[in-house]
Parts: sequence; structure tokens; C1' cells
RNA sequence: UCAUCGAACUGGCAAAACUCGGGUAACCGGGUGACGCAAAGCUACCUGUCCAAUGUAUAUGUUGGAUAGAGGGGUUACCGAA
Repeated sequence: UCAUCGAACUGGCAAAACUCGGGUAACCGGGUGACGCAAAGCUACCUGUCCAAUGUAUAUGUUGGAUAGAGGGGUUACCGAA
């Protein structure tokens, strides 16, 4: 120095709920708020789940969307004990 790992330190993010706004919806953004998180930074590639439209060829399909705090993958990164 790098990888793995996660004691300590500096900090970081922010669930539910309430509220304002967007959206048909899932859900998203701002404010308040902290359940938690060592990637709870980013990414929709895979699986899962959710929404809308279509559709019934009897396929359990097709198209579009959402979810990164459901899991995996990819990628970037603070600190430095064992």
C1' cells in the first nucleotide's frame, strides 16, 4: 500500500408516523422525526415483491412502471485495533 474484517474514533444516512407537493397507482420529492444501518453511497443486470394496461392462445402470458431499508451481482468510499 492492497484485500479481508469490523474494536475504537471522526462523522454519515434516516424507518414508521405526521405534514406539503407530484403520480391512475405502486411509489417518489421537501419539512419534522429516529426504527435501525459498516456501505441504509450509487447502479434496475438477475431473482423476488408491488402497481397499471392488455389478454385468456387456457399461456398463468405480454408491455410499461415501481421497489437499492427484500436478496444477489456490479461499482465507488471514511477510519485503522485484533
Model confidence (mean pLDDT): 86 of 100. c-di-GMP-I riboswitch aptamer from Geobacter sp., 82 nucleotides, folded computationally. The model forms 95% of the base pairs in the Rfam consensus. It was read from a public genome assembly, where an Rfam model found it. Taxonomically the source falls in Geobacter (Bacteria, Thermodesulfobacteriota, Desulfuromonadia, Geobacteraceae). Rfam family: c-di-GMP-I riboswitch aptamer. From the family's description: GEMM was predicted in a large-scale screen for bacterial structured RNA regulatory elements.